[in-house]
RNA sequence: UACUUAUCAAGAAAGGCAGAGGGAAUUAGGCCCUGUGAAGCCUUGGCAACCCAUGAAACCAGUGUAUCGGAAUCAUGAAGGUGCCAAAUCCGACCACACAUCGUGUGGAAAGAUAAGUC
Numbered sequence: 001u002a003c004u005u006a007u008c009a010a011g012a013a014a015g016g017c018a019g020a021g022g023g024a025a026u027u028a029g030g031c032c033c034u035g036u037g038a039a040g041c042c043u044u045g046g047c048a049a050c051c052c053a054u055g056a057a058a059c060c061a062g063u064g065u066a067u068c069g070g071a072a073u074c075a076u077g078a079a080g081g082u083g084c085c086a087a088a089u090c091c092g093a094c095c096a097c098a099c100a101u102c103g104u105g106u107g108g109a110a111a112g113a114u115a116a117g118u119c
Base pairs, nucleotide, nucleotide: 002118003117004116005115006114007113008112013044014043015042016041017040021033022032023031029091030090045085046084047083050081051080052077053076054075055074056073059070060069089111094108095107096106097105098104099103
């Protein structure tokens, strides 16, 4: 880099350096954040529970029987690996439907982010 699966309306910020942008990227849009200090970097703190730890466990496998093994799922936890700490992934874009009229709402897709795994 590519592919697979899962999740994405919850949650969680202070300080220092820095000095003008930022809200993932691609084009344009809307709407926001920002000199009451953006991005970035550092320190400390926190959130969450994907991996993880402990316990239970339908079921699977096995056995003469039992132990041992695996395990959907559930509960608890947070040492470690990631991630994250404005706004639904900020909204929208493409499709369908409904209302309705140049829009609104709902659902889906696409794209993306993160995690785990595979080559």
SAM riboswitch aptamer (S box leader) from a Bacteroidota bacterium, 119 nucleotides, folded computationally. Taxonomically the source falls in Bacteroidota (Bacteria, Pseudomonadati). The model forms 94% of the base pairs in the Rfam consensus. The prediction has a mean pLDDT of 77.